Two RNAs folded together computationally: RNase P RNA and transfer RNA, 390 nucleotides in total. The coordinates come from a structure-prediction model, not an experiment, and the mean pLDDT is 77. Rfam match: Bacterial RNase P class A. The family's RNA type in Rfam is ribozyme.

[in-house]
RNA sequence: AAAGGCUGCCGGGCGGCCGCGUGAUGGCAACGUCACGAGGAACGUCGGGACUCCGCAGGGCACCGUAGCAGGUAACGCCUGCCCGCCGCGAGGCGAGGAUCAGAGCAACAGAGACGAGCCGAUUCAGUUCGGGUGAAACGGGCAAUCUCUACGGGGAGCAACACCAAAUAGGCAGCCGAUGACCCGGCUCGGCGAGGCUGCGGGUAGGUGGCUCGAGCCGGCGCGCGAGCGCCGGCCUAGAGGAAUGGUCGCCACGGCGGCGCCGCGCGAGCGGCCGCUUCGACAGAAUCCCGCGUACGAGGCAGCCUUUGCCU
RNA sequence: GCCGGCUUAGCUCAGCUGGUAGAGCACCCGCCUUGUAAGCGGAAGGUCGUCGGUUCGACUCCGACAGCCGGCACCA
Numbered sequence: 001a002a003a004g005g006c007u008g009c010c011g012g013g014c015g016g017c018c019g020c021g022u023g024a025u026g027g028c029a030a031c032g033u034c035a036c037g038a039g040g041a042a043c044g045u046c047g048g049g050a051c052u053c054c055g056c057a058g059g060g061c062a063c064c065g066u067a068g069c070a071g072g073u074a075a076c077g078c079c080u081g082c083c084c085g086c087c088g089c090g091a092g093g094c095g096a097g098g099a100u101c102a103g104a105g106c107a108a109c110a111g112a113g114a115c116g117a118g119c120c121g122a123u124u125c126a127g128u129u130c131g132g133g134u135g136a137a138a139c140g141g142g143c144a145a146u147c148u149c150u151a152c153g154g155g156g157a158g159c160a161a162c163a164c165c166a167a168a169u170a171g172g173c174a175g176c177c178g179a180u181g182a183c184c185c186g187g188c189u190c191g192g193c194g195a196g197g198c199u200g201c202g203g204g205u206a207g208g209u210g211g212c213u214c215g216a217g218c219c220g221g222c223g224c225g226c227g228a229g230c231g232c233c234g235g236c237c238u239a240g241a242g243g244a245a246u247g248g249u250c251g252c253c254a255c256g257g258c259g260g261c262g263c264c265g266c267g268c269g270a271g272c273g274g275c276c277g278c279u280u281c282g283a284c285a286g287a288a289u290c291c292c293g294c295g296u297a298c299g300a301g302g303c304a305g306c307c308u309u310u311g312c313c314u
Numbered sequence: 315g316c317c318g319g320c321u322u323a324g325c326u327c328a329g330c331u332g333g334u335a336g337a338g339c340a341c342c343c344g345c346c347u348u349g350u351a352a353g354c355g356g357a358a359g360g361u362c363g364u365c366g367g368u369u370c371g372a373c374u375c376c377g378a379c380a381g382c383c384g385g386c387a388c389c390a
Base pairs, nucleotide, nucleotide: 001310002309003308004307005306006305007304008303009302010301012253013252014251015250016249017248018247020037021036022035023034024033025032026031039284043295044294046293047292048291049290050289051158052157053156054155058190059189060188061187063154064153065152066151067150068082069081070080071079072078083097084095085094086093087092098149099148103147104146105143106142115140119132120131121130122129162210163209164208165207172201173200174199175198176197177196184192203389204388205387217236218235219234220233221232222231223230224229255282257278258277259276262275263274264273265272266271315386316385317384318383319382320381321380324339325338326337327336333370342356343355344354345353363379364378365377366376367375
């Protein structure tokens, strides 16, 4: 210098004017003042939880999921370390990675023959030995992201959960089930409960409050651990709307982009760096109960650190 | 916001305990008819929404993504 690998970070800043939401506060009110106000993915809703209800959340079966060993975590299909296998020259990357001597099933085409052992050719005292063009696989096995076995885990629904207040209506019609136990415990059953219930049509209201944000929280320091992470101490409070606020505009600066070689430096040169000018462009995307992960989008445009391979110079 | 389902020929749909994908209608060619329709015969048409993984082999099994569709308020 070229080509790569891994990890981390940013994803604009300041000010003026106008505007929006929430909270506090002043005012009888109109309206002011102050504080705060989207993301690394708020996304997909794919795993796992918190929370709420299903009377209890109980046993068994079914069903579903996971699978090396050890650890982390509230938990996980997540993360870390090590082993093994595969890929890569390498830094590194990927792996649903138990069991096929418990049993079952599958193997198209080709091939004599495809899971039962045999068949064909040669050979031998002797199924004794050797070979057999195909095919992913030929006598020994392969496939468990096929059934299954083993171990472990999982009750169901989801904030439109759920609780309270208020308003209005025809508490009507049809079908079905029910003390031989319906409905409920959203598969079955044991066990529980004990009288009306389920579905459809028709009728009414579409309003308010809580849940609702302080939490497995964020920042810093120290200690332990290879690491994921854990412990202690100190500091901080950081959206809670409800058809849904977090915006617009102007100026300056910074990053990136583009232009020109006008100036400077370097280089044989293409060009590179700085200065200058330009205008506008600035990705993906937007909370809706909350959290931990994974995946995907954007890498617009970059920046930093460590490392690998090859070439050149000293 | 939450929860389900679907994607296969031009259209509507089958298919699957993995073995190389069909049906009806439509389209094209021929026969029949004076001509058309109906009828009869034949032919063509598919990366199974996209990309990965498991497997010898994937429409089928697993994952990610894309597109489309549906359901869920309260009261009596």